This is a predicted structure of a 97-nucleotide RNA (Glycine riboswitch aptamer) from Amycolatopsis rhizosphaerae.
RNA sequence: CGAAGCUGCGCGGGAGAGACCGGCCCCCACCCCGGGCCGGCGCCGAAGGAGCAACUCUUCCCCGGAACCUCACAGGCACCCGGACCGCGCGGACGAG
Numbered sequence: 001c002g003a004a005g006c007u008g009c010g011c012g013g014g015a016g017a018g019a020c021c022g023g024c025c026c027c028c029a030c031c032c033c034g035g036g037c038c039g040g041c042g043c044c045g046a047a048g049g050a051g052c053a054a055c056u057c058u059u060c061c062c063c064g065g066a067a068c069c070u071c072a073c074a075g076g077c078a079c080c081c082g083g084a085c086c087g088c089g090c091g092g093a094c095g096a097g
Base pairs, nucleotide, nucleotide: 001097006092007091008090009089010088011087012086013085018041020040021039022038023037024036025035026034042077043076044075048073049071050070051069055065056064
C1' cells in the first nucleotide's frame, strides 16, 4: 500500500395476502365518503422471534455458528410506512499478499 470477508451510514430496486364483516368515535346540518380504535373470521410470510437442520468449524466426536426451510408468537393484507435480499458509494476494525 492493501484483496476477500465482517460491520455502520446514504441512495436506488424490493414480493405476497380481505381497501372483508360488525360496533364505537372523529369529520358533516344530515347521509355518504374519508380517518382512527375495538371485536370477529379469512389470508400472507422477506423485519424480529422460535424450531429442526442441509451446511460450516474439527483428524473424529462434542461444543459453537447457521437458511429465503418450518412454526405462525410478533408483524403484515388499497396508498404511505415497513421490508429479508441485491446493486452502487463513503467510513470503521481486521488483514491474505
Its Rfam family is "Glycine riboswitch aptamer". Its family is annotated with glycine biosynthetic process in the Gene Ontology. Rfam describes the family as follows. This family represents the bacterial glycine riboswitch. Its mean pLDDT, the model's own confidence on a scale to 100, is 76. Taxonomically the source falls in Amycolatopsis (Bacteria, Bacillati, Actinomycetota, Pseudonocardiales).